A computed fold for a 104-nucleotide RNA from Rummeliibacillus sp. POC4, annotated as SAM riboswitch aptamer (S box leader). It matches the Rfam family "SAM riboswitch aptamer (S box leader)". Gene Ontology term of the family: regulation of gene expression. The prediction has a mean pLDDT of 86. The source organism's lineage runs through Bacteria, Bacillati, Caryophanales, Caryophanaceae and Rummeliibacillus.
RNA sequence: CUCUUAUUUAGAGAGGUGGAGGGAAGUGCCCUAUGAAGCCCGGCAACCGUCACAAUGUGACACGGUGCCAAUUCACGCAAAGUGAGAACUUUGGAAGAUGAGAG
Repeated sequence: CUCUUAUUUAGAGAGGUGGAGGGAAGUGCCCUAUGAAGCCCGGCAACCGUCACAAUGUGACACGGUGCCAAUUCACGCAAAGUGAGAACUUUGGAAGAUGAGAG
């Protein structure tokens, strides 16, 4: 990097450091010197894992491997259906992204 598969409206600091950016990309809309990213500490969470049991399941555990800690994955973008004079709106599905596990 590609493929398969599961999940994606829950949860998580009024700390230290740091100094201007950040929210994947486009459009929009936001966050940010009342202090962005990064780093440290802190925390959340049971995907893998471990353990227990009445064992294709249920429960417990954050000591192990990852992950995560503004806004639904911040919203939309494509398709279908519906509503509307129109702009547009609503619902469902998809695409893209993210994370885990597995494969190449």